[in-house]
């Protein structure tokens, strides 16, 4: 790095150095920021996946990544479309709430 799957409305704090921006890209909000933004280090914590133990729908732990202002800030665009998935209902058919994608974490395959 591709693909493919699963989640993304909940959780989690301090000092140290830096020293002006940040909240994925555009764009239009809106919000944080010298009472210090951003980025690295320590320490602390949360607990999605993995992994570990249990009496096993669930629970514990916190080893491996990951996170640790604001629903993934909202809204639109990156977007294909009168198309594709598609829940409960429905004998089926048809009808359909919804949802994708893009973005980020995690598993896996290569």
């Nucleotide at each position: 790095u591709c693909c493919g799957c699963a989640u993304c409305g909940a959780g989690a704090g301090a000092g140290g150095c830096u020293g002006a921006g940040g909240g994925c890209c555009c764009c239009g909000g809106c919000c944080c920021c010298g009472u210090g933004a951003u980025g690295c280090c320590u320490c602390g914590g949360c607990a999605a996946c993995c992994u570990g133990c249990c009496a096993c729908c669930g629970g514990c732990a916190a080893g491996g990544u990951g996170c640790c202002a604001c629903u993934u800030c909202c809204g639109g665009g990156g977007u294909g479309a009168u198309g594709u998935c598609g829940a409960g209902c429905g004998a089926g058919g048809a009808g359909g709430a919804g949802a994708g994608a893009a973005g980020a974490u995690g598993g896996g395959c290569a």

About this RNA: Predicted 3D model of a 110-nucleotide RNA (SAM riboswitch aptamer (S box leader)) from a Thermoleophilia bacterium. The sequence was found by an Rfam model in a public genome assembly. The source organism's lineage runs through Bacteria, Bacillati, Actinomycetota and Thermoleophilia.